[in-house]
């Protein structure tokens, strides 16, 4: 310091999330030692038991046990008496109000900082003054009661306890005369010392007040009657409505007052660069609080944690009368909870309380325990050691890796152990004495370090390895299991799930979950936005309040410097030091950014005081305008109504229908009503704040601009709140009502069609009076003011200047547009009308979704508005550009795509492929175009397959090695089987040989392997289809953009063509097209054998290149020529090209093929081969008989034959190309009707043979008929191939003679030697062809255009599509979960109010009564019971709030493969969207007005 994740990319906006750092933490796993720290955060729940505040006999009285006893006494045990001694327990001082623990209430003067006066203050410090005289009581004891505890009770006692008098200022109070106010004594033989009284001052505490800070909500906005003041009483330590009484009505609030919610506060902690944000544990300081609430007593201090009275609730203990209790003090328990230690030891040290003092208490404290809570430190060895050892894991089988790790060898001895031993220090004190010194005491707990002693011995785990993010390999598993912080992984090759093996990372500890901070500038003071991403208020007056031109003095509130005061230590930082480092401590400086006081500046803002230019106002002159109200008038069209003329339709639509019309419609003319709205001009013209405003007049009327002058003198800008205005729609009343028109009927459309489309038509639409307050109220762009390049437009407005006058040159001010510089911008844009650069004020955002809902609470007559959430869920949701795709978007092209035509197909029978049914089994593949006469170029048997039935074989039917041990190999034979096997018997003995034996090869055994047409084409290579011979795919340097991308590849032209020119921020390449290549059309040249045969010959009955020659021709096959828009005209840009002539065998690529760019379909194929992985191994391998693959109610494709006379038959006759042949092809003869048969010549072929071409021609019959068409199917007799023709071949002959007379819907091919017809011919093959590939006769019509259909291509637009329209994606209704609302209601809590009751207790009134007076009655003064005023808790009423729940119900989120449509994204098929109202199963749909997004 950033990373990760919306997209097919990209740029931004923008959310979740991650990597740090912390923590009083919990949990998983593991866990040697020590140091210092921490340790009940939840239930301020409830508590057993123990200890946590006493002490002082030097204030008092009394005084028990024990001890002494030398008295006295004895029954010898004792008993009394003194004397010590001092326990409980009691008067009375001081302390118990510290310390200790908690955070429950509190939004406050509670803290926090700075301050102030009107107070108090025991114990201490330090002055002043004083301490007389007296006087009555009470407890402690015994009575009662179970105990707590106890009275009127009777007896008796002391004091530093109570009382009284006396003294009286330095004290209080004063009317300034005066009046009033204390004391207490121990101890001792004295001094001394310790008290005691009043009085000042001090420190320190403490209380009271005041500036300023101090959490969240406005869905709390009004709140207060003791309120707010005064006067006067009372109280208080003290000021004060602190109470009271009487007067005024007054104080507090948007700068948030009342209310509610939350919560101790701070110093400081955590994080952060820093502002800042969270926090309030441990330590410090302030608060508060003590079982809940009330109250006062004591006393310097309390309304009091271990006090005391009353109420409640809880517990507990009783003899049932009637008591007791308060761990939020250490420990310790119970409960809840993810979670929090010992019922420890000491007062040795520091502190505290009493006391003179020893001492005593002291769960404060000091120590130990427990607990990886946490920071800190050590350790679990060191060195050397390659045969790189075993074993693991991996593997391309060679090796690699774990790894110098370990064995092994050699050292050390931290910690921890065992045993022993020595100890520094925490220790000063106190006490005693002869007192600067000497002596003595004190350690609860720790224990540093040092010696001895043994041995590497006793010490390493946890997380992660897909990407952030540092580290992978292999098995296992198959969307199961299972992982995750986000993205995301898992469906058979998992770097992501389990496991191993390695790797990394941190280390006595790792990880996880939880919460803060930061990364997040993601609330933006520092340091952010609103035109399209969330965001500008509908538009306009104006209050508060922010902000405000200019000049010169003046003042000092802000400001700004200097000095003082505090800012509590403790943290933090720095230095420097003590623990062996460290953590921890310890000194000491620094900061503490704050506030009060002062002194000083005077620039800025304030305040005071001027001035004109900003604002405004007056006058005068001018002038545009749909600006607004209101009355009046006016034409056109329309509807209608009368009436006339007219006579059959009219009207509506893509077509029709509804509907109107002979009762006269439509048309047409005359008249008369009526209502709305104003055509032309009309215009990115004009006015208004916006909404909006359009005939023509008057009349009142706001307001702009333009040109001179004068005036006030900053009066301005914005504006929360408020107040006005504010389209349509819609509401109330009340008129009007022609046209259009929600709902509504009706009629088409359509699978429906609650729409569109027609025919009606009601509210509305108008007007007047009133309410609604929203719109895409949009420039989606507040207002204002100042600055910053320019051109340019407007029959926009005024003026000024030029001018003789006019006028539209020019320039200034204004108002309204379009362009475009710099700059801004994610960009798209935007740019003097900014979205620049600034300054001011206002309003508003803060991921999508829920949801502008739900609650409340306001306004309305409703309908709604306005204000306005959260639970839950996603990881996105968007915003603008980029390629692509796509359009029922546009343009340009093109192709047998249509069109135009000539044959089909679909109908009939048959062949033949799929399906499908069946089957023991009917092997499999191939499935729009791109499967279906396709693999398959040929299933009887073989083929042939995990296809069926059966019958065997088990290293095999095939390869290669080993390695035992036996035989040579082979060959004959038998038995048994359907064969295959099985089993058995014979025959044979090979090369070389030192005669021991050894050796190739083969068979049998063995154990490695073999096989597989078993899966997976979605793990693959290799071929192949298909867009598609479509023209198109691309690179390099430049350029342009923030980038993805763009240019290049667009444009104009022009071609079959991204061919070519020309133009140009392009300039070149490249794979493609083109050409090279074959072939075919024409010519030359060369070369003739098997081919040829003009010419010369020769030969035959007759005939034939047959023969001799011959190379002319025809051919063969080698090699040249020929075609290139080259030439002439014309059109075109002098260009490419195009058109048309010439010539020429052949013309604009001549025909013809082969050739097939980046790519796309997870296209085809593991059964052509080939291959990862998996699965089989006496079987899925191999063998072998028989069977199927041919099955037959069907449907489809692809084809053959017809259907006939352009034809069929017979007869007769003519011309081909290209094949192919030895396991052939086969001629002639014979022979049979034939299909064959027989024999057999020729030919490894330009020589023999298949081989006869057909269609044609000619000539006769048939004469339109299910035929002399058609031939299907059956009979029957034959042939041929083969081991075998039943299932299941082909051919012949004779018989037999089905359908079917030109094909529905719909659909194919095909532009010239093409369709069409005609035969031929080979391959596959024993043998089989209507197929497949080939060949060649004979030959056509048609079209010269591009609207439609299909497909393509370019270039543009539009998108919410990128799996790319077979896409996206809306609602409803159906299930499942989830959370939230409404709801009769039920039911708890809170805060205040009335109203009754009223406990303690102050206080006010007050009979009786020890202390003083007084013989005594009485008095003086103080108290109980009693009464009253207030009052806790309780009762009750009737409201508020906030929960829980709640039959029933609303909507919402969420959920691989529900149901209905298809609303949106393209013109989304009827642009879409806002508001409004109405309908409708749902998305929607209509009407009205607005908006382009």
């Nucleotide at each position: 310091a950033g990373g990760g994740u919306u997209u097919g990319a990209u740029c931004c906006u923008g959310g979740c999330u991650c990597a740090g750092a912390a923590u009083g933490a919990a949990c998983g796993u593991u866990g040697g030692c020590g140091g210092c720290g921490u340790g009940g955060a939840u239930u301020a729940g409830g508590c057993a038991u123990g200890c946590a505040a006493g002490u002082c006999g030097a204030g008092c009285g009394a005084g028990a046990a024990g001890c002494u006893u030398a008295g006295u006494u004895u029954u010898c045990g004792g008993a009394u008496g003194a004397g010590u001694g001092g326990a409980c327990a009691g008067c009375g001082g001081c302390g118990a109000a510290a310390g200790g623990g908690a955070g429950a209430g509190u939004a406050a003067c509670g803290c926090g900082u700075a301050g102030u006066a009107a107070u108090g203050u025991a114990c201490c410090c330090u002055g002043g003054g004083g301490c007389u005289c007296g006087g009555g009581a009470u407890a402690g004891c015994g009575g009662g009661g179970a105990a707590a505890c106890u009275g009127u009770c009777c007896g008796g006692u002391a004091a530093u306890a109570c009382c009284g008098a006396a003294u009286a200022a330095u004290g209080u109070c004063u009317u300034c005369g005066g009046a009033c106010c204390a004391a207490a004594g121990g101890u001792g033989g004295a001094u001394u010392c310790c008290g005691c009284c009043u009085u000042g001052g001090g420190a320190g505490c403490a209380g009271u007040c005041u500036g300023c800070g101090u959490u969240c909500u406005a869905u709390u906005a009004g709140c207060u009657u003791g309120u707010u003041g005064g006067u006067g009483g009372g109280g208080u330590a003290a000021u004060g409505g602190c109470u009271c009484a009487c007067c005024a009505a007054g104080g507090c609030a948007a700068a948030g007052a009342u209310g509610g919610a939350u919560a101790c506060c701070g110093g400081g902690c955590g994080u952060g660069a820093g502002a800042g944000c969270g926090u309030g544990a441990c330590c410090c300081g302030g608060c508060u609080c003590a079982c809940u609430g009330g109250g006062a007593c004591u006393g310097a201090g309390a309304c009091a944690c271990u006090g005391c009275c009353c109420a409640g609730a809880c517990a507990c203990c009783u003899a049932c009368g009637g008591g007791u209790g308060g761990c939020u003090g250490c420990a310790g328990u119970c409960g809840a909870g993810a979670a929090u230690c010992u019922u420890c030891g000491g007062c040795a040290a520091u502190g505290g309380a009493c006391g003179a003092a020893a001492g005593u208490c002291u769960g404060a404290c000091c120590g130990a325990g427990c607990g990886a809570c946490g920071c800190c430190g050590c350790g679990u060895g060191c060195u050397g050691g390659a045969u790189g050892a075993a074993g693991g894991c991996c593997u391309u089988c060679g090796g690699g890796u774990u790894g110098u790790a370990a064995a092994c060898a050699g050292c050390u001895g931290u910690c921890a152990g065992u045993a022993g031993g020595g100890g520094a220090g925490g220790a000063a004190u106190u006490g005693g004495g002869u007192a600067u010194c000497c002596c003595u005491u004190u350690g609860a707990c720790c224990g540093a370090u040092c010696c001895u002693c043994a041995g590497a011995g006793g010490a390493a785990g946890c997380a992660c390895g897909g990407g952030c993010u540092a580290a992978g390999u292999u098995c296992g598993u198959g969307c199961c299991a299972g992982c995750a912080g986000c993205c995301g992984c898992g469906g058979u090759a998992a770097c992501a799930c389990g496991a191993a093996c390695u790797g990394u990372g941190c280390g006595a500890a790792c990880g996880u979950u939880a919460u803060u901070c930061g990364g997040a500038a993601u609330c933006a003071c520092u340091g952010g936005g609103c035109u399209u991403a969330a965001a500008g208020g509908g538009u306009g007056c104006g209050u508060a309040g922010g902000c405000g031109g200019u000049c010169u003095u003046g003042u000092a509130g802000g400001u700004c410097a200097g000095a003082u005061g505090u800012g509590a230590a403790a943290u933090c930082c720095c230095a420097c030091g003590g623990c062996u480092c460290a953590a921890c401590c310890g000194u000491g400086g620094a900061a503490u950014u704050g506030c009060g006081u002062u002194u000083g500046a005077a620039a800025c803002c304030a305040c005071a005081g001027g001035c004109u230019u900003g604002a405004g106002u007056g006058a005068a002159g001018a002038u545009a305008g749909a600006g607004g109200u209101a009355a009046g008038c006016g034409g056109a069209a329309c509807u209608g109504a009368u009436g006339g003329u007219g006579g059959a339709g009219c009207g509506g639509u893509g077509a029709a229908a509804u509907g109107c019309g002979u009762u006269g419609a439509u048309a047409u003319c005359a008249u008369c009503a009526g209502g709305a709205a104003c055509a032309c001009c009309g215009g990115u013209g004009g006015c208004g704040a916006a909404a909006g405003c359009g005939g023509c007049u008057u009349a009142c009327u706001g307001g702009g601009u333009c040109u001179u002058u004068a005036c006030u003198g900053a009066c301005g800008c914005u504006g929360a709140g408020g107040c006005a205005c504010g389209a349509a729609a819609g509401c109330u009343a009340g008129g009007g009502g022609a046209g259009c028109g929600a709902a509504c009927g009706g009629g088409a459309u359509u699978a429906g069609a609650u729409a569109c489309c027609c025919c009606g038509g009601u509210a509305g639409u108008c007007c007047u009076a009133g309410c609604u307050g929203u719109a895409a109220a949009c420039g989606a762009u507040g207002a204002g003011c100042a600055c910053u390049a320019g051109g340019u437009c407007g029959u926009g407005g005024g003026c000024c200047c030029c001018u003789c006058c006019c006028a539209c040159a020019a320039g200034g001010c204004u108002c309204g547009g379009g362009c475009g510089u710099a700059g801004c911008g994610a960009a798209a844009g935007u740019g003097u009308u900014a979205a620049g650069u600034g300054c001011u004020c206002c309003g508003c955002c803060u991921g999508g979704g829920g949801a502008g809902u739900a609650u409340g609470g306001u306004c309305g007559c409703a309908a709604g508005g306005c204000u306005g959430a959260a639970a839950c869920u996603c990881a996105a949701a968007g915003g603008a550009a980029u390629u692509g795709a796509c359009g029922g978007g546009g343009g340009c092209u093109c192709a047998c795509a249509c069109a135009a035509g000539c044959g089909g197909u679909g109908g009939a029978g048959g062949a033949u492929g799929u399906g499908g049914c069946u089957u023991a089994a009917u092997u499999c593949g191939a499935g729009g175009c791109u499967a279906c006469g396709c693999g398959a170029a040929g299933a009887a048997c073989c083929u042939u397959a995990u296809c069926c039935u059966a019958g065997g074989c088990u290293u095999g039917a095939c390869a290669u090695g080993c390695u035992u041990g036996g035989g040579a190999a082979u060959c004959u034979c038998u038995g048994u089987g359907a064969a295959a096997g099985c089993a058995g018997a014979g025959a044979g003995u090979g090369c070389c040989u030192u005669c021991g034996g050894g050796g190739a090869a083969c068979c049998c055994u063995u154990g490695a392997c073999a096989g597989g047409u078993g899966c997976u084409g979605c793990a693959u290579g290799g071929c192949u289809g298909u867009c598609g011979u479509c023209a198109g795919c691309u690179c390099g340097u430049g350029u342009c953009g923030u980038g993805a991308g763009a240019u290049g590849u667009c444009g104009g032209g022009u071609u079959a063509a991204g061919u070519c020119c020309c133009u140009u921020a392009a300039c070149g390449a490249g794979c493609g097209a083109a050409a090279c290549c074959c072939u075919u059309a024409u010519c030359c040249c060369u070369a003739g054998u098997u081919g040829c045969c003009a010419g010369c010959g020769a030969g035959u009955c007759a005939a034939u290149g047959u023969c001799g020659g011959g190379g002319a021709c025809u051919c063969u096959a080698g090699g040249g020529a020929g075609a290139c828009u080259g030439c002439c005209g014309g059109u075109g840009u002098u260009a490419a090209a195009c058109c048309g002539g010439a010539g020429g065998a052949a013309g604009g690529u001549g025909g013809g093929g082969a050739u097939g760019a980046c790519g796309u379909c997870a296209a085809g194929u593991c059964c052509u081969c080939a291959u990862g992985g998996c699965c089989u191994u006496u079987a899925u391998g191999c063998c072998u008989a028989g069977g199927g693959c041919u099955g037959c109610a069907c449907a489809c494709g692809u084809c053959c034959u017809a259907c006939a006379a352009u034809g069929c038959a017979a007869c007769a006759u003519a011309c081909a190309a290209a094949g192919g042949g030895a396991c052939g092809c086969a001629a002639a003869c014979u022979c049979g009707c034939g299909a064959g048969a027989u024999c057999a010549a020729g030919c490894a072929a330009a020589u023999c043979c298949c081989a006869g071409a057909a269609a044609g021609u000619g000539u006769u019959g048939c004469u339109c008929a299910g035929u002399u068409c058609g031939g299907a199917u059956u009979g029957c007799a034959g042939g041929c191939u083969g081991c075998a023709a039943c299932u299941c071949g082909c051919c012949u002959g004779c018989a037999u003679g089905a359908a079917g007379c030109c094909g529905g819907a719909a659909u194919c091919g095909c532009u010239a030697g093409u369709a069409a017809u005609c035969g031929c011919g080979g391959g596959u093959c024993a043998g089989c062809a209507u197929a497949c590939c080939g060949c060649g006769g004979u030959g056509a019509a048609u079209g010269u255009g591009u609207u439609c259909c299909u497909g393509a291509g370019c270039c543009u637009u539009g998108u919410a599509c990128a799996c790319a329209c077979c896409g996206c994606c809306c609602g409803u209704c159906a299930a499942g979960c989830c959370a939230c609302g409404a709801a009769a209601g039920u039911u708890g809590g809170g805060g205040g109010g009335g109203c009754c009751c009223g406990a303690a207790g102050u206080c006010g009134c007050g009979a009786g009564c020890a202390a003083c007076c007084g013989c005594a009655a009485g008095g003086a003064g103080g108290c109980a019971g009693g009464c009253g005023c207030c009052g806790a808790a309780g009762g009750u009423c009737a409201a508020c709030u906030c929960g829980a729940u709640g039959a029933u119900u609303g909507g919402g989120a969420c959920u691989a493969a529900g149901u209905c449509g298809u609303a949106a994204c393209a013109a989304g098929g009827u642009a879409g969207c806002c508001g409004u109202a109405g309908g409708g199963g749902a998305a929607c749909c209509u009407g009205c007005g607005g908006c382009u997004g």